TPP riboswitch aptamer (THI element) from Marinococcus halophilus, 104 nucleotides, folded computationally. Rfam family: TPP riboswitch aptamer (THI element). For this family Rfam cites "Comparative genomics of thiamin biosynthesis in procaryotes. New genes and regulatory mechanisms" (Rodionov et al., J Biol Chem, 2002).

[in-house]
RNA sequence: GGAAUCCGCUAGGGGUGCCGGUAACGGCUGAGAUAAGGACUAUCCUUAAUCCCUUUGAACCUGAUCUGGUUAAGGCCAGCGUAGGAAAGUGGAGACGGUAGAAU
Numbered sequence: 001g002g003a004a005u006c007c008g009c010u011a012g013g014g015g016u017g018c019c020g021g022u023a024a025c026g027g028c029u030g031a032g033a034u035a036a037g038g039a040c041u042a043u044c045c046u047u048a049a050u051c052c053c054u055u056u057g058a059a060c061c062u063g064a065u066c067u068g069g070u071u072a073a074g075g076c077c078a079g080c081g082u083a084g085g086a087a088a089g090u091g092g093a094g095a096c097g098g099u100a101g102a103a104u
Stems, first nucleotide, its partner, number of pairs: 001096001005093006011054006017028004034048006060085003066079004
């Protein structure tokens, strides 16, 4: 100096669905499936929790009340998808290599 990869710091982005049940709670997928408050009943906003992701970007959003399959149901699986968007800086470790010096 440094590939893959890993870790830290700071900053930022995002999700929290489906089914049964009065509820508590239980079941499904998943990395993750919460809570409180407010606006006022249509959803949205705020805070916290949790997990994931940050351009090497399928975290997540749109298309989408989409298409096919499956399921008790569902963004459950696949397609769509080389689609359109989407949030970054920095330090360290690191196979190995280079340079210089010292001793023998």
Of the family's consensus pairs, 93% are formed in the model.
Its mean pLDDT, the model's own confidence on a scale to 100, is 78.